Overview: Model confidence (mean pLDDT): 83 of 100. This is a predicted structure of a 72-nucleotide RNA (transfer RNA) from Salmo salar. The sequence is in RNAcentral, with records from Rfam. It matches the Rfam family "tRNA". Rfam classes the family as a transfer RNA. Rfam's curators write: Transfer RNA (tRNA) molecules are approximately 80 nucleotides in length.
């Protein structure tokens, strides 16, 4: 220098155009002498960033950033 996939909740990940979910973690309550465990309810993300396309973008396209892999 060239190419490739990745970036979404505290963590690991889903979501393939119509206002974002799961598991674990976390908060509250019930059961328990305490702890642990089980059950119920809740909080938590304008989806890495900037334009573009579209009636509508986490999703499509362009440019950039970050870490990773391959080639040179």
């Nucleotide at each position: 220098g060239g190419g490739g996939g990745u970036a979404u909740a505290g963590c690991u990940c889903a979501g393939u155009g119509g206002u974002a979910g799961a598991g674990c973690a976390u908060u509250u309550g019930a059961c328990u002498g305490c702890a642990g465990g089980u059950c119920a309810a809740g909080a938590g993300g304008u989806c890495c960033c900037a334009g573009g396309u579209u009636c509508a973008a986490a999703u499509c396209g362009u440019a950039g950033u970050a870490a990773c892999c391959c080639c040179u």